This is a predicted complex of two RNAs, RNase P RNA and transfer RNA, with 454 nucleotides together. It holds a member of the Rfam family "Bacterial RNase P class A". Gene Ontology terms of the family: tRNA processing, dimeric ribonuclease P complex and ribonuclease P activity.

RNA sequence: GGGGGCAGGCGGGCGGUCGCCGUUUGCCAUGAGCAGGCGGAGGAAAGUCCGGGCUCCGCAGGGCGCGGCGGUGGGUAACACCCACCGGGGGCAACCCCAGGGAAAGUGCCACAGAAAACACACCGCCUAAGACCGCCUUCGGGCGGGACGGCAAGGGUGAAAAGGUGCGGUAAGAGCGCACCGGGCGGCCGGCGACGGCCGCCGCACGGUAAACCCCGCCGGGAGAAAGGCCAAAUAGGGUCCGAGGCGCUGCCCGCGCCGUCUGAGGACCGGGUCGGCCGUUAGAGGCGCAUGGCAACAUGCGUCCCAGCCAAAUGACCGCCGCCGCCGCGGCUGCGGCCGCAGCGGGCACAGAACCCGGCUUACAGCCUGCCCCUUUCU
RNA sequence: CGUCCCGUCGUCUAGCGGCCAAGACCUCUGCCUUACAAGCAGGUGACCGCAGGUUCGAGUCCUGCCGGGACGA
Numbered sequence: 001g002g003g004g005g006c007a008g009g010c011g012g013g014c015g016g017u018c019g020c021c022g023u024u025u026g027c028c029a030u031g032a033g034c035a036g037g038c039g040g041a042g043g044a045a046a047g048u049c050c051g052g053g054c055u056c057c058g059c060a061g062g063g064c065g066c067g068g069c070g071g072u073g074g075g076u077a078a079c080a081c082c083c084a085c086c087g088g089g090g091g092c093a094a095c096c097c098c099a100g101g102g103a104a105a106g107u108g109c110c111a112c113a114g115a116a117a118a119c120a121c122a123c124c125g126c127c128u129a130a131g132a133c134c135g136c137c138u139u140c141g142g143g144c145g146g147g148a149c150g151g152c153a154a155g156g157g158u159g160a161a162a163a164g165g166u167g168c169g170g171u172a173a174g175a176g177c178g179c180a181c182c183g184g185g186c187g188g189c190c191g192g193c194g195a196c197g198g199c200c201g202c203c204g205c206a207c208g209g210u211a212a213a214c215c216c217c218g219c220c221g222g223g224a225g226a227a228a229g230g231c232c233a234a235a236u237a238g239g240g241u242c243c244g245a246g247g248c249g250c251u252g253c254c255c256g257c258g259c260c261g262u263c264u265g266a267g268g269a270c271c272g273g274g275u276c277g278g279c280c281g282u283u284a285g286a287g288g289c290g291c292a293u294g295g296c297a298a299c300a301u302g303c304g305u306c307c308c309a310g311c312c313a314a315a316u317g318a319c320c321g322c323c324g325c326c327g328c329c330g331c332g333g334c335u336g337c338g339g340c341c342g343c344a345g346c347g348g349g350c351a352c353a354g355a356a357c358c359c360g361g362c363u364u365a366c367a368g369c370c371u372g373c374c375c376c377u378u379u380c381u
Numbered sequence: 382c383g384u385c386c387c388g389u390c391g392u393c394u395a396g397c398g399g400c401c402a403a404g405a406c407c408u409c410u411g412c413c414u415u416a417c418a419a420g421c422a423g424g425u426g427a428c429c430g431c432a433g434g435u436u437c438g439a440g441u442c443c444u445g446c447c448g449g450g451a452c453g454a
Base pairs, nucleotide, nucleotide: 001377002376003375004374005373006372007371008370009369010368012323013322014321015320016319017318018317020040021039022038023037024036025035026034027033028031042352046363047362049361050360051359052358053357054225055224056223057222066221067220068219069218070217071085072084073083074082075081086100087098088097089096090095101216102215106214107213108210109209110208123156124155125152126151127150133146134145135144136143137142164182165181166180167179168178169177183205184203185202186201187200188199189198190197191196229280230279231278232277239271240270241269242268243267246260247259248258249257250256287306288305289304290303291302292301293300294299324350325349326348327346328345330343331342332341333340334339382453383452384451385450386449387448388447391406392405393404394403399437408424409423410422411421412420430446431445432444433443434442
């Protein structure tokens, strides 16, 4: 210098003008006023996929069913998350990935090909020792040859997968048939909290794969969700209690007239519920930052310090100037020829994306960068 | 806010984990007809929404995204 791995961080900055939402102070004195101060999106606010807080409903206890999770130990309010370790796999390595319980409880499935796909089997092939069979010979004891309705599973072939693998011995040919090593099972000892690992002994080997097929085992889960839930509470129309013989209209009074009513109650007063609406819930919290201590770590504890959007169809924006970064073009310089640096200009861009009760996670999207550690490789010293 | 369903030729649908994904309509070619339609015969047309995983093997099973639809309060 090149390539790569892991962890963490930023994700335009500053100023001016005009606005928007919330809150607070002052003023005029009362209007959804004016002036000022303060605060105002994210790492994912997203998907709504998990886990909790909170609230209401349900609930004696147990079982069935359903759903989820699944190596071990720890962390946590909890988790399907995180940390450490174990086992398996990938990579030269840093490191990364794993739905990682059970296939010796049972059931199902394994197309095509192939002899056979799970109580193994024999197409090609190999063999003819024993026991049969056939042919020939025979000194009648047997010998030679054959090939299977006999033996074998080494080799070929099929398949994703063929009933432990390699080698030596052995045999008629073969075969865990015997032996050594590897693999496997069982038991013991040692180490570890444990998953598991190591060593020793025994067993020729005791039956393929699939549980993201049914299932079995262990653990967890009551339901619904801020339109949860609580408080205040209008008009109108119902409801209830009490009073009640009058009430209303013709602008005030009197007369008159009209309408409604007199226990089937006009009208009045009060009460209650729900609706419109308003307020709370609602943003101070498993909170942020710093330090110390414990721990490999996740994290926990203690102390100090800070207050950091709160709307209800939803505010956080627009314009201008300067700067930064990216792109293009030009000029100059350097070069290890891959590029790099400097200056000036141009027009454009600055990703993904917008809180909605609140947290912890996961997943997904993301232009351009920055920092630290580590691995591989090349060159120079 | 919550729950559920769907995505397969141009269109509408089928499709127990197993051959080259099936059918109808459409379209194209040929036959028939003087010609058109109808009819008959044949053909083209899909990497099953995308990506990853499980399996020997995935349209089908699982997970995550994308798009569409329905329902409830």